[in-house]
RNA sequence: UGAGUCGGCUGGACGGCCGCGGCGGACUAGAAGGGGCUUCUGGUUCGUCGAGGAAAGUCCGGGCUCCGCAGAGCAGGGUGGUGGGUAACACCCACCCGGGGCGACCCGCGGGAAAGUGCCACAGAAAGCAAACCGCCGGCCAGCGCUACGGCGUUGGCCGGUAAGGGUGAAACGGUGGUGUAAGAGACCACCAGCAUUCAGGGUGACCUGAGUGGCUCGGUAAACCCCACCCGGAGCAAGGCCAGACAGGCGGCGUUUGAGGGCUGCUCGCCCGAGUCGCCGGGUAGGCCGCUUGAGGCCCAUGGCAACAUGGUGCCCAGAUGGAUGGCCGUCUUCAAAGACAGAACCCGGCUUACAGGCCGGCUCAUCCG
RNA sequence: GCCCCCGUAGCUCAGUGGCUAGAGCGUCUGCCUUCUAAGCAGCUGGUCGAAGGUUCGAAUCCUUUCGGGGGCG
Numbered sequence: 001u002g003a004g005u006c007g008g009c010u011g012g013a014c015g016g017c018c019g020c021g022g023c024g025g026a027c028u029a030g031a032a033g034g035g036g037c038u039u040c041u042g043g044u045u046c047g048u049c050g051a052g053g054a055a056a057g058u059c060c061g062g063g064c065u066c067c068g069c070a071g072a073g074c075a076g077g078g079u080g081g082u083g084g085g086u087a088a089c090a091c092c093c094a095c096c097c098g099g100g101g102c103g104a105c106c107c108g109c110g111g112g113a114a115a116g117u118g119c120c121a122c123a124g125a126a127a128g129c130a131a132a133c134c135g136c137c138g139g140c141c142a143g144c145g146c147u148a149c150g151g152c153g154u155u156g157g158c159c160g161g162u163a164a165g166g167g168u169g170a171a172a173c174g175g176u177g178g179u180g181u182a183a184g185a186g187a188c189c190a191c192c193a194g195c196a197u198u199c200a201g202g203g204u205g206a207c208c209u210g211a212g213u214g215g216c217u218c219g220g221u222a223a224a225c226c227c228c229a230c231c232c233g234g235a236g237c238a239a240g241g242c243c244a245g246a247c248a249g250g251c252g253g254c255g256u257u258u259g260a261g262g263g264c265u266g267c268u269c270g271c272c273c274g275a276g277u278c279g280c281c282g283g284g285u286a287g288g289c290c291g292c293u294u295g296a297g298g299c300c301c302a303u304g305g306c307a308a309c310a311u312g313g314u315g316c317c318c319a320g321a322u323g324g325a326u327g328g329c330c331g332u333c334u335u336c337a338a339a340g341a342c343a344g345a346a347c348c349c350g351g352c353u354u355a356c357a358g359g360c361c362g363g364c365u366c367a368u369c370c371g
Numbered sequence: 372g373c374c375c376c377c378g379u380a381g382c383u384c385a386g387u388g389g390c391u392a393g394a395g396c397g398u399c400u401g402c403c404u405u406c407u408a409a410g411c412a413g414c415u416g417g418u419c420g421a422a423g424g425u426u427c428g429a430a431u432c433c434u435u436u437c438g439g440g441g442g443c444g
Base pairs, nucleotide, nucleotide: 001367002366003365004364005363006362007361008360009359010358012333013332014331015330016329017328018327020050021049022048023047024046025045026044027043028042029041030040031039032038033037052342056353057352059351060350061349062348063347064236065235066234067233071269072268073267074266076232077231078230079229080228081095082094083093084092085091096110097108098107099106100105111227112226116225117224118221119220120219133166134165135162136161137160138159139158140157141156142155143154144153145152146151174192175191176190177189178188179187193217195214196213197212198211199210200209201208202207240290241289242288243287249281250280251279252278253277254276261273262272263271297316300313301312302311303310304309372443373442374441375440376439377438378437381396382395383394384393389427399413400412401411402410420436421435422434423433424432
């Protein structure tokens, strides 16, 4: 210098004018009580705060609230290398194993296929248990040729052996060499690969290294059923609670201790509540308050840890709307120029995923050149 | 807020691991007819919404995502 890889930060700043929502103060208007105080509603003004890195998708996990604090079994759902982190997780960190890359590094739904079942199209002889299409070899029969009469060669048929070779396929029952054989074959032997198992060493562990033994080799698929281990009660802030106000009931079913109905995904049992409940028709309301934002919260520092993270100290308050605020204009700055991208909280957190104009910073790798 | 379904040819749909992904209507061409319609014959037409993965093999299975529709409170 070029190519690449991984990660982090930012998502305009300042000033002026106008405007909006929350909270607090002052002044003020009205109403109520009561007596010069309080409460409510409104106005003016001052101070202060006022969207995001994803507020999004709603894909996971929790807090919170209620259901009666929730028992057992089945069903159902989820997770899936190991160790750790955490409130918890499908998240994060570190490591192991496998695969890719020269490398930095990246990817992996990464338990079990010698528990069972299913499937493996087409091609191929044969697709999971063996299997003979061509080939190779042996025996018998027949024909032909040769003969030194012992047979030999060749062609065809039948029977049998053979998984070495060919061919098919994504995949064909270890590989190479030798012994052996009629030809062959883990049939046997040596080495190698792989599996199972034993021992020793290292590691918390997944696992790794070494030595030995064994039968000789076992296909793939569980993002097919399934098996194993672990986890899961349900619903959701329209949860849930309080206040005020309005209205009109009628008919029918099943029930009141011989128990309707309910206990918020199914079934069975158990337990509990229980005098109402369910359906149809008709009528009324469309208000207020709490929950609501101080929280597994955030900045900085120290300590422990490889890290995720934890502990301690300092010390900050940082939206809370309910037709729903967070906006508009102008100027200056950074700049070649310009404030443009994705996008708007609705109970709250931790993650994941997805979208995103532009800008900034750092670690590492490879190649080339120069010294 | 909670939950469900769908996306395949221009339109409506089938296909739920395997042979070149099909059917009807439509378009187009030809025949018939003086011409048109109807009829007959033939042809054309596909990113299976997108991306990644599992598998020998994916429209189909898994994950993420985009778009559309619906239900309950």

The prediction has a mean pLDDT of 77. This is a predicted complex of two RNAs, RNase P RNA and transfer RNA, with 444 nucleotides together. Rfam match: Bacterial RNase P class A. It is annotated as a ribozyme.